Context: one part of a larger RNA
RNA sequence: UGACGGGGACCCGCACAACUGGUGGAGCGUGUGGUUUAAUUCGAGACAAAGCGAAACACCUUACCAGGGCUUGACAUGCUACCGUUUUAUACCUUUUGAAAGAUUGGUAGAUCCGCAAGGAUGGUAGCACAGGUGAUGCAUGGCUGUCGUCAGCUCGUGUCGUGAGAUGUUCCCUUAAGUGGGGAAACGAGCGCAACCCCCGUGAAAUGUUAAAUAUUCAUUUCAGACGGUCCCGAUCAUAUCGGGAAGGAAGGAGGGGAAGACGUCAAGUCAGCACGUCCCUUAUGCCCUGGGUUACACACACCCUACAAUGGCGAAUAACAAAGAGCAGCAAGUCGGCGACGGCAAGCAAAUCUCUAAAAUUUCGCCUCAGUUCAGAUUGCAGUCUGCAACCCGACUGCAUGAAGGAGGAAUCAGUAGUAAUCGCGGAUCAGCAGGCCGCGGUGAAUACGUUCUCGGGUCUUGUACA
Numbered sequence: 001u002g003a004c005g006g007g008g009a010c011c012c013g014c015a016c017a018a019c020u021g022g023u024g025g026a027g028c029g030u031g032u033g034g035u036u037u038a039a040u041u042c043g044a045g046a047c048a049a050a051g052c053g054a055a056a057c058a059c060c061u062u063a064c065c066a067g068g069g070c071u072u073g074a075c076a077u078g079c080u081a082c083c084g085u086u087u088u089a090u091a092c093c094u095u096u097u098g099a100a101a102g103a104u105u106g107g108u109a110g111a112u113c114c115g116c117a118a119g120g121a122u123g124g125u126a127g128c129a130c131a132g133g134u135g136a137u138g139c140a141u142g143g144c145u146g147u148c149g150u151c152a153g154c155u156c157g158u159g160u161c162g163u164g165a166g167a168u169g170u171u172c173c174c175u176u177a178a179g180u181g182g183g184g185a186a187a188c189g190a191g192c193g194c195a196a197c198c199c200c201c202g203u204g205a206a207a208u209g210u211u212a213a214a215u216a217u218u219c220a221u222u223u224c225a226g227a228c229g230g231u232c233c234c235g236a237u238c239a240u241a242u243c244g245g246g247a248a249g250g251a252a253g254g255a256g257g258g259g260a261a262g263a264c265g266u267c268a269a270g271u272c273a274g275c276a277c278g279u280c281c282c283u284u285a286u287g288c289c290c291u292g293g294g295u296u297a298c299a300c301a302c303a304c305c306c307u308a309c310a311a312u313g314g315c316g317a318a319u320a321a322c323a324a325a326g327a328g329c330a331g332c333a334a335g336u337c338g339g340c341g342a343c344g345g346c347a348a349g350c351a352a353a354u355c356u357c358u359a360a361a362a363u364u365u366c367g368c369c370u371c372a373g374u375u376c377a378g379a380u381u382g383c384a385g386u387c388u389g390c391a392a393c394c395c396g397a398c399u400g401c402a403u404g405a406a407g408g409a410g411g412a413a414u415c416a417g418u419a420g421u422a423a424u425c426g427c428g429g430a431u432c433a434g435c436a437g438g439c440c441g442c443g444g445u446g447a448a449u450a451c452g453u454u455c456u457c458g459g460g461u462c463u464u465g466u467a468c469a
Stems, first nucleotide, its partner, number of pairs: 001469002003466003007463007015453002019417005026307002029304005034298002042053002064293007073130001077129007090109004096103002112121003132282002135280003141276002143271003146267001148265001153192006159168003172183003198259004203225007228253001231247006309410001313369006320363001326357003331350002335346004376407001381402007423445007
């Protein structure tokens, strides 16, 4: 000087407390461990791994396993030789074998550019250099990322002090969300952070007006205005600084709400499987192609969801209302016909403020159910189907009929949330042929509680002890 303390002082945070709803019990979904397996590819491991990489595992993906094949190779560059009217590139047809890949037979078409030509370029074959490796090392690395933490810190120049390591500045007082600002002070300044500049939402004005009933209004686009403790009162105070409480005005009031943005560093944190890259290893195989299987196994354990256990409910009807944000041409599909339905046939419109997806649902009104394993719940199973796709057996989603399991509000423990939040309700998108209980967004309805900082956890500043560095 740091680090640490079951030392001290001060301060902060959904950290506790107060309140609300969950998880932990049930069934199912997904991930992980374990076990099993020919293989169940690999990585991630307290917080900060476990609906994580994966914004989609039938083939492909795919890296794993079994079997079958290839060896200058699926891909790149260079060199040498040969081929080119007649064929070998390329395309098509074809024989045998095969699960395919591959091996193999015959045939048809069929050469582009430069040059008179020779020859050269493109291309092919053979050979040689080499390719290739999701093989190892994240403890050799770059880049990127997580985390402490959006916590308020981390430093430098000059000066001064100290033999020196170092100190000072950055400590102290007041204050702040903030090393934010003010005062004081051997310091004076500065940098990276804080804040602001950026985006969205909330108010108004002006201009513009496609595709909109809405060119006065709605809406959209663009540009401005607006908020600064600015005004008034009271209080704290050494203070004209700063802060607290209240009032007015205002769409908005004390950082208006949200986002993006993450200092010096920590964890030899994560990633060699996104990519790049050093070294090592493989080179008729640890490379490449194909078929099938596996990644979907199942006594069990854990994590995160979903659905419930019902009457603030379930079912039927009215089809009674009211969104936002997105997507669409190998696409979205109105409408109509058929089908109980999933869906199928025909088909308008729309590269979209025009057309379509698009019905929002919770909600409202009426009726039934009357506390029961039920008209709750929907697992599981049987049969019959629809769609996508070369192909749904392993292993897709959906529909109809039947079946109708556990579940009676969940032990110890534990999580999230302070307002348009929690809770609850539906809608869209990416991925995608098909498949969403996950993820990313969107709006609808819309609470309770916070006395307070003793305690738990994490963090910051000062100080103190130390046999630690």